[in-house]
Context: one part of a larger RNA
RNA sequence: UUGGGCGUAAAGAGCGCGCAGGCGGCUUUACAAGUCAGGUGUGAAAUCCCGGGGCUCAACCCCGGAAGUGCAUUUGAUACUGUAUGGCUUGAGUAUGGGAGAGGGAAGUGGAAUUCCUGGUGUAGCGGUGAAAUGCGUAGAUAUCACGAGGAACACCGGUGGCGAAGGCGGCUUCCUGGACCAAUACUGACGCUGAGGCGCGAAAGGCGUGGGGAGCAAACAGGAUUAGAUACCCUGGUAGUCCACGCCGUAAACGAUGAGUGCUAGGUGUAGAGGGUAUCGACCCCCUCUGUGCCGCAGUUAACACAAUAAGCACUCCGCCUGGGGAGUACGGCCGCAAGGUUGAAACUC
Numbered sequence: 001u002u003g004g005g006c007g008u009a010a011a012g013a014g015c016g017c018g019c020a021g022g023c024g025g026c027u028u029u030a031c032a033a034g035u036c037a038g039g040u041g042u043g044a045a046a047u048c049c050c051g052g053g054g055c056u057c058a059a060c061c062c063c064g065g066a067a068g069u070g071c072a073u074u075u076g077a078u079a080c081u082g083u084a085u086g087g088c089u090u091g092a093g094u095a096u097g098g099g100a101g102a103g104g105g106a107a108g109u110g111g112a113a114u115u116c117c118u119g120g121u122g123u124a125g126c127g128g129u130g131a132a133a134u135g136c137g138u139a140g141a142u143a144u145c146a147c148g149a150g151g152a153a154c155a156c157c158g159g160u161g162g163c164g165a166a167g168g169c170g171g172c173u174u175c176c177u178g179g180a181c182c183a184a185u186a187c188u189g190a191c192g193c194u195g196a197g198g199c200g201c202g203a204a205a206g207g208c209g210u211g212g213g214g215a216g217c218a219a220a221c222a223g224g225a226u227u228a229g230a231u232a233c234c235c236u237g238g239u240a241g242u243c244c245a246c247g248c249c250g251u252a253a254a255c256g257a258u259g260a261g262u263g264c265u266a267g268g269u270g271u272a273g274a275g276g277g278u279a280u281c282g283a284c285c286c287c288c289u290c291u292g293u294g295c296c297g298c299a300g301u302u303a304a305c306a307c308a309a310u311a312a313g314c315a316c317u318c319c320g321c322c323u324g325g326g327g328a329g330u331a332c333g334g335c336c337g338c339a340a341g342g343u344u345g346a347a348a349c350u351c
Stems, first nucleotide, its partner, number of pairs: 003323004007305002012319001014201004021194003025088003029084003033081002035077008049065006091191001092188004096183003103177007110154001115149002118146004125136002162169002204251001207248006216242002221237004259318006267296011300307002324351003333344004
C1' cells in the first nucleotide's frame, strides 16, 4: 500500500530476443465510444446540512427546503484520447560507397618458456627456508650444449586503446559469419518504445555424465617443518581438476553495486574511428561535425560522499524490485536438475 523510494541506507532481474498488454510523431476529413455541457426520470423513509416550529431550555420531536458527488435516457459540443479514412517525413528501416575492431565459429600454423626422453661436456652437490628438514644426486644429479616428445598459454606491440547485449574476447594465416560507425543521395512511410509469461545466451568459476588428453599448476592426500597443539599458514611431493569433444548445471561483489527508450539542460581537456574545411609539393599542424571512451567542472540534484550531455539534473513511457533487524534466502509445497543443488519462498518466536 491511491504514499514514498531503489549508486553507497531495504530495493535494477546477469544479459538479450520477443507473444500478449501498456504507451506512441506531424496533418485532413468523418464518427461521437471516452470526455464536456444542458434537459428528463430515478436516486425510499429516518440520519447529516439550512430555515421555521413544539415540549419552561436542551437533548428529543415535527414541518419545509437543500443535498444525495450515482445510474439510466435524451439533446448538443468536438479541443484532447479513441475508431475509420487520406496525406506527410523529422522517429524507425532499406539501398549505395567507405574505413576501424582481442565480436563469434571452424581449420591450419609459429616462436619463447616449463617438464620429460636420448646423447655430449662435467663433478659433488642440488633444491628449499626466517632457519631447516623431508626430497633429488656418485646407478653421475644441479649446471651447460645438441636432438627429440608432449601439453598448455601467447612476452614485446598493449594503451582509463578496441570489439561485444551481457558473460566475455589478445601469437599468426585462411574460410564462414554477426553488429556498430561515417559520407552523400534515393526509397518505404510511424513500420516505433517497453515488455508480465515464454524462449535463448550466460565467467564461467567450479561441479556432474561419456569419451579423449595431461606439460605446468594443483583441492584431496602423504611427508618435512612451525607450534602448547597445527587436521593451517611455509617446504618437498601429489590425484581429481584445470585442456578438448558432446551433453548437463544456471550461479557471482554476473558491479558503473546505477533497468530500457526518447527529448531537453554552461564549458574545458585527453583519447579511438570516420568525414569535412584551411594550409601545403606532400605528410603533419590548425579549425569544425558525427559516433564511442576517460578526466575536470557550472547550473541543478544529493543525507553526505558525490553525480554532473556516458546524470545520480529537468521531464515522459514501459518493465523489475523495496517496505525494521534476527529467524532465513531457512522450512513446507511446486517447478527444474543425474546429483550437487537452483528457483519460487513463508510462519511461530524474538529484539
Small-subunit ribosomal RNA, central domain from an uncultured bacterium, 351 nucleotides, folded computationally. The prediction has a mean pLDDT of 83. RNAcentral holds the full RNA, with entries from ENA and SILVA. Its Rfam family is "Bacterial small subunit ribosomal RNA".